[in-house]
Context: one part of a larger RNA
RNA sequence: GAACGAACGCUGGCGGCGUGCUUAACACAUGCAAGUCGAACGAGAACGCCCCUUCGGGGGUUAUUAAAGUGGCGGACGGGUGAGUAACGCGUAGGUAAUCUACCUAGCAGCGGGGAAUAACACUUGGAAACGAGUGCUAAUACCGCAUACGUUGGUCCCUCAUAAGUGGGACCAAGAAAGAGGGCUUCGGCUCUCACUGCUAGAUGAGCCUGCGUCCCAUUAGCUAGUUGGUAGGGUAAAAGCCUACCAAGGCGACGAUGGGUAGCUGGUCUGAGAGGAUGAUCAGCCACACUGGAACUGACACACGGUCCAGACUCCUACGGGAGGCAGCAGUGGGGAAUUUUGCGCAAUGGGGGAAACCCUGACGCAGCGACGCCGCGUGAGCGAAGAAGGCCUUCGGGUUGUAAAGCUCUGUCAGCAGGGAAAAAGGUUGUUUGGUUAAUACCCAAAUAGCUUGAUGGUACCUGCAGAGGAAGCACCGGCUAACUCUGUGCCAGCAGCCGCGGUAAUACAGAGGGUGCUAGCGUUGUUC
Numbered sequence: 001g002a003a004c005g006a007a008c009g010c011u012g013g014c015g016g017c018g019u020g021c022u023u024a025a026c027a028c029a030u031g032c033a034a035g036u037c038g039a040a041c042g043a044g045a046a047c048g049c050c051c052c053u054u055c056g057g058g059g060g061u062u063a064u065u066a067a068a069g070u071g072g073c074g075g076a077c078g079g080g081u082g083a084g085u086a087a088c089g090c091g092u093a094g095g096u097a098a099u100c101u102a103c104c105u106a107g108c109a110g111c112g113g114g115g116a117a118u119a120a121c122a123c124u125u126g127g128a129a130a131c132g133a134g135u136g137c138u139a140a141u142a143c144c145g146c147a148u149a150c151g152u153u154g155g156u157c158c159c160u161c162a163u164a165a166g167u168g169g170g171a172c173c174a175a176g177a178a179a180g181a182g183g184g185c186u187u188c189g190g191c192u193c194u195c196a197c198u199g200c201u202a203g204a205u206g207a208g209c210c211u212g213c214g215u216c217c218c219a220u221u222a223g224c225u226a227g228u229u230g231g232u233a234g235g236g237u238a239a240a241a242g243c244c245u246a247c248c249a250a251g252g253c254g255a256c257g258a259u260g261g262g263u264a265g266c267u268g269g270u271c272u273g274a275g276a277g278g279a280u281g282a283u284c285a286g287c288c289a290c291a292c293u294g295g296a297a298c299u300g301a302c303a304c305a306c307g308g309u310c311c312a313g314a315c316u317c318c319u320a321c322g323g324g325a326g327g328c329a330g331c332a333g334u335g336g337g338g339a340a341u342u343u344u345g346c347g348c349a350a351u352g353g354g355g356g357a358a359a360c361c362c363u364g365a366c367g368c369a370g371c372g373a374c375g376c377c378g379c380g381u382g383a384g385c386g387a388a389g390a391a392g393g394c395c396u397u398c399g400g401g402u403u404g405u406a407a408a409g410c411u412c413u414g415u416c417a418g419c420a421g422g423g424a425a426a427a428a429g430g431u432u433g434u435u436u437g438g439u440u441a442a443u444a445c446c447c448a449a450a451u452a453g454c455u456u457g458a459u460g461g462u463a464c465c466u467g468c469a470g471a472g473g474a475a476g477c478a479c480c481g482g483c484u485a486a487c488u489c490u491g492u493g494c495c496a497g498c499a500g501c502c503g504c505g506g507u508a509a510u511a512c513a514g515a516g517g518g519u520g521c522u523a524g525c526g527u528u529g530u531u532c
Base pairs, nucleotide, nucleotide: 001532002531003530004529006528007527008526009525010524013379014378015377016376017375018374019372020371021337026335027334028333030332031331032330035073036072037071040070041069048061049060050059051058052057080290081289082288089215090214091213092212093211094210095209096208099207100206104203105202106201107200108199109198110197112146114144115143121136122135123134124133125132126131152175153174154173155172156171157170158169159168161166180195181194182193183192184191185190216262217261218260223253224252225251228250229249230248231247232246233245234244235243265287266286267285268284269280270279271278272277292313293312294311295310296309315326316325317324318323343369345368346367347366351365352363353362354361355360382412383411384410385409392403393402394401395400416473418468419467420466421465422464426459429455430454431453432452433451434450435449436448437447438446476521477520478519479518480517481502482501483500487516488515489514490513491512497504498503
């Protein structure tokens, strides 16, 4: 000198864009953060309103409803944190002839015919509750046989290309599927459209595993290792492998730093620097790990799963003492810790995501607003003229000098703030009709495009524009001995004090304190901390 997720002191007008628990991965009140589908399925209220009534009640509507249940897809994404990890964790370059991949795209083939249950519900019943138990009924795109099936899987054989097991092709045997829903027409036989469903192939995407190289400090850590190193056999996985087990052999690593200890998420990047390098890893992006602590599996295409399950532990809460409930390192917010870090805000209008045929629903992702000079950038606090160089202050050699064109005064301007009026873009879509095209037996339905009407904005009456009034509401902080730009007076008297280094102060202190003046930066200025 530059920089900062900064803090502190003094001061503080406006706007834009960013950014904001670096400490206790400490504990958490409350609300919200993951649902959706009635075009998979059965069942189905009440309030209210209307009508009847023997005043007990009944019927219609509400209602293709709500709430719940079975089932499907999603809850493995998105969001948070950095505890652990010195490791194939990350980065980079490769391998997988050792692998998997839901939804999506393309292609081929199919979707036949049956069965038995079960929740919801009803009744009975246990419990304080959480939550159950028994009996009976019922549906499905839930579940289970049968049929059929290829280029799929397994076995045997042959050929080919490679070679380490193997790849590709062929023959035979065996095994393995499925589900409907909605719309239109119908002579009730069926035809057709859309979305689903099954098997296979390929793509795309995502993931698993393996390898070369790189990746902090300590040798005042020198030896480490028994599933250890290798083999055979078996098991296991989507998949190679001591991944696991039995047996056999005795290996494997290490001064090119093993083992041990300490510290640490890694990277793109960021800061600094002419560069080399050094330091760093907030925000944004990629990867990894974690979700009260430890362990485990289930479901599933994918988890060993933040807002799932089970077990153990600590802690908090409820309890009828028998037993139960919970997990903010999601968004806000609270206590605590700390020098220190924000609102228990608005909206799904946009972008993106989940479900749905769609309308739509959900979305603390996200878009916005709020708070903080925390940072960067921009603007303003007025402009011109104005010498009797006024008054006052300060200094003085008492002549004057300086503050100083500064003020006053005159003439103007109107940024920002204030008030008033107008007022966006961000909107793409959605829906209703018309036309054309596709599909079809069809002018139905459905799909696509064009076009017309209606309609969708949290931000926000915001940005922006215009008008009104009027210099009015808007300047501080540090420093002035040298380094280092800027000097005098008074007070004090090695005292009080200053100080980054050198050093000032003991009676004329440009170094302390105040004042006048000056210098520097400016809505900031200085100090502290850290890095180069």